Small-subunit ribosomal RNA, 5' domain from an uncultured prokaryote, 509 nucleotides, folded computationally. The coordinates come from a structure-prediction model, not an experiment, and the mean pLDDT is 81. Its Rfam family is "Bacterial small subunit ribosomal RNA". Gene Ontology terms of the family: structural constituent of ribosome and ribosome.

Context: one part of a larger RNA
Parts: sequence; structure tokens; C1' cells
RNA sequence: GAGUGAACGCUGGCGGCGUGCUUAACACAUGCAAGUCGAACGAGAACGGGUUAUAGCUUGCUAUAACUGUCAGCUAAGUGGCGCACGGGUGAGUAAUAUAUAGUUAAUCUGCCCCAAAGAGAGGGAUAACAGUUGGAAACGACUGCUAACACCUUAUAUGCCUUUAAGACAUAAGUCUGGCAAGGGAAACAUUUAUGGCUUUGGGAUGAGACUGUACGGUAUCAGCUUGUUGGUGAGGUAAUGGCUCACCAAGGCAAUGACACCUAACUGGUUUGAGAGGAUGAUCAGUCACACUGGAACUGAGACACGGUCCAGACUCCUACGGGAGGCAGCAGUGGGGAAUAUUGCACAAUGGACGAAAGUCUGAUGCAGCAACGCCGCGUGGAGGAUGACACAUUUCGGUGCGUAAACUCCUUUUAUAUAGGAAGAUAAUGACGGUACUAUAUGAAUAAGCACCGGCUAACUCCGUGCCAGCAGCCGCGGUAAUACGGAGGGUGCAAGCGUUACUC
Repeated sequence: GAGUGAACGCUGGCGGCGUGCUUAACACAUGCAAGUCGAACGAGAACGGGUUAUAGCUUGCUAUAACUGUCAGCUAAGUGGCGCACGGGUGAGUAAUAUAUAGUUAAUCUGCCCCAAAGAGAGGGAUAACAGUUGGAAACGACUGCUAACACCUUAUAUGCCUUUAAGACAUAAGUCUGGCAAGGGAAACAUUUAUGGCUUUGGGAUGAGACUGUACGGUAUCAGCUUGUUGGUGAGGUAAUGGCUCACCAAGGCAAUGACACCUAACUGGUUUGAGAGGAUGAUCAGUCACACUGGAACUGAGACACGGUCCAGACUCCUACGGGAGGCAGCAGUGGGGAAUAUUGCACAAUGGACGAAAGUCUGAUGCAGCAACGCCGCGUGGAGGAUGACACAUUUCGGUGCGUAAACUCCUUUUAUAUAGGAAGAUAAUGACGGUACUAUAUGAAUAAGCACCGGCUAACUCCGUGCCAGCAGCCGCGGUAAUACGGAGGGUGCAAGCGUUACUC
């Protein structure tokens, strides 16, 4: 000198764009953050509709009651489908099962989506809801009976598909292709407004994911030896898939000063910052990857999880309890306590973009879009302009003559960025739909009107005098000032620098 997610002191007019718990991965009251589909299904009467009756009267409307499910609609709860593995948060763990980069997968899977081929025949038994009985304080159950489906099951067919066996060609590390024989195994679901949508099998694509390999990626040798599923083989199991991934048996290997093993520290990268560069430091926001979800462990479902707002077990903590037993998990958005030098609203909207579901209308969406708070940062603008000497007053100083503040003020003329008031008023939306928002912006009016501080002035370093103090009080980044004439302390006048900021502290280069 540059920089910061900064903090502190003094001060503070406006706008745009960003940013905002770096500490306790500490504990959390309350609300919201993942639902949706009635065009899968039974059912229902909360709402709406229809019919009837009564009352009020405005004489065709309102209110009440009853009925109504082949009533256009609708729907709490339930069965079923899809989603909940995305999006959002945090960085505890992890020095390599991570990340970055380049490859391999002839060792693999992939819901929804796209393309192509073929198909959907015949049957069956349940179960929730519901009703009844019943246990429990509750959470939540138990028994009996009824019922539906694109829920579940049996069976037919299946060129192709899968498994096993054998042939030929090509290649060889593992394999690929061709035409064919034999045996075994396995599919399906319907809905409606008749247009479509959905279902089953197979092949291909796209997307996403898994696995493997090379290289790079902290500190300590005051860590020198480490290892028994350890290293390799055979066989089996397991997985979508290779493999000690697991197991049985066999062999005794494997790693290491090119740093094994151990300990400490740490999410990684694109980037950010500094520097002429090489390099150093760093990894907030934004983007990609990974890991985690009170702590530890486990699996289930599923195309995908060993699953933040799912399940089970154990533990700590908090809460409810009728003491028998139960409930919970903000490192989602707000918000609270605590910690701290320190970090915001219990806001508005789904209008846009995107996501889930749905044929659609649409519903949900603290993702997102916006608004609020904070000079936290960057950028821009303003706090007036021109004239004006008797060089006014005050103040300071003085050699008492004067000098400085100083064209500065007063005063005259002018302007209106900004401000205030009134009126108009967008784009963002493509036919409709705008939270932002009567916002941005525009016009008119008023009137210099509403708007300047902070640090420093001995040298480094731009800027000097007076008074007070008297090695005291104090200053200080370094050198050093202060013991009676202090340009260095404190105040004042004057000056210098930067400016809605200025200084200080901390950290990095």
C1' cells in the first nucleotide's frame, strides 16, 4: 500500500446492487417448511345443488326443517397410485471408501421421459373404511360381521426374454457374433366426457448412479517399524456388479526413509485475496462434489435411502401421566434462551422462475420472487452557484503599529439535484392472472430551503502558535517527549488529510 462475512469509538442526508452467528454440530416455546390424484376404489353427507313443507314478505327471494347418491359438483377419514432419495440446512467427522483431473466398466443398474416391436385370454379369495362388542388416563389397540379396486392371488399364451447343455466363426486377459437343437422358468389393469391416458414383455436412446485405475492434494521422525482377513490362491456365499466383500481350506505372505504405522490439524474444488511474476494466505456469499441430521447401531420399503421433518433397538436430555405407560428431535424459514467483540422480521406472495401430484381446472411449495432491519461492503449523488472590502463583529494573536480567520459572513442576483406536497403512472404477462406497489419513473408547485464529520499537525509524514501543567498528569507505531519559556501532555485559535464517513484494533499478502 491492498484486502476483510469484521468488531469498537466519534459522527451520520439519499439511492442502486450485494452481504449479514466466523463463537456452542449448545438447548429449543410457537407457527409454517410435502403433498397430490374422485378420470384407480368403496363410502359419506361437512359444503353446494335438487325436491317438498313451514314462516317472513319486496311475489320470487330469504330463513328453517325433512328427503335425496346412475345430483352436474364436492369430500374429512380409509384402501390404492405417484412423490416424500428432489429442493432447503450445516461442516461435526473424514489426510483418503473424500475432492480435482484423465481414463476403464467385455464387471453394472437406471422410476418418470423418447423411439421401435409384440401383447393384455380365463378365473378366485380376502381386507381397510363401516357396524357391533370390548381394553386403556392417554398414546394406541383386540375380537366378531359386511364390502370395492389399476390392492392381492391362481391359471392360459409368449416370436423374442432368463437359466442349463452342446456346435461354428472371429478374437483372446476376461469374451463377441452367427444360425440352430433340447430341457426348464416367467407377463398384464383398467379408467373416462370415446379423444386419449394408463398396464405387460423385449430391444435401443437419454438422464442419473454404482464400482475400479493413474496422477495431484496438510504438519510432526521428539511417531520406525506396521499387519492375521493381514497378502495371495482354490471353492462357496453375497451383490445390480468386480473383489477377503464374507466364509471354509491351503500357502506365508503384504506395506515401509520415494516416510509405512501412529499422533495433531482439516470437508475438497472452481475460486477469493495479495504480488510485476514466481509464490504466499484463504475456501463467507455463488457454482460442482462429499459427509452429516439429538448420540450410537440396524434393517424395511423402493428404480433410487441404510432415509433431516420414515421405522426399530440402545443411550443422554426435555415433556405428559390416572405411575400401568407414553411423546419429542429447528445443522429447514422466522423466532427464543445461552455463548460471544459480533451478525437481521415469529413479514407478503405463489404474480414470475422452478419442483411434486393431476387428463385438466388446479392444489401444495419459508425452494423462489419480494418487502423489513444493519454505513457491513462497493458504486453514484447531495449538503448550493455567481457577485460581494468599510477587508464588519466575535474569537485568537501581537513587537500594541498590526496580523489571522477572510470573499469567509452579512448583502444582491440565480438554480432546485435532493426534500416536501399534489397529479399521472409502467415494463416485468402470450388471452387471463402482479406479492413487489400506487413502487420505479414523469409533470407541476414551494423554498437555500432538509443534510458534515473524523483523525492528525516533533521526525518518518502533508500541516504552528498561545495558555495550562512542571519526570506530575499524561503521550507513544519506531526514534522518543514531560524535571518552569513543551510546535511531542491537556485546552484554544489556526492549519493538513480524507469525507457520509473518519480513526483504532485484529488477521492476510